[in-house]
Molecule: transfer RNA
Organism: Lodderomyces oxycetoniae
RNA sequence: UGACUUAUAAUUUAAUGGUAGAAUUCUAUACUUCUAAUAUAAUAAUUCAGGUUCGAAUCCUGAUAAGUCAA
Numbered sequence: 001u002g003a004c005u006u007a008u009a010a011u012u013u014a015a016u017g018g019u020a021g022a023a024u025u026c027u028a029u030a031c032u033u034c035u036a037a038u039a040u041a042a043u044a045a046u047u048c049a050g051g052u053u054c055g056a057a058u059c060c061u062g063a064u065a066a067g068u069c070a071a
Base pairs, nucleotide, nucleotide: 001070002069003068004067005066006065007064010024011023012022013021018054027041028040029039030038047063048062049061050060051059
């Protein structure tokens, strides 16, 4: 310098262009003499900026970050 892949909650991971879902963690409550385990509830996310579309996590462009390959 060129080509390619990936980016979703604190972590892991889903989602034909049509309500962003779940598990773990954390918090609260119940249970328990206490802890652990268990049950219930709640909070929390589409890397950023544009474009296409009635409608974008998804399609297109650019940027950022991480990674792979070639030189």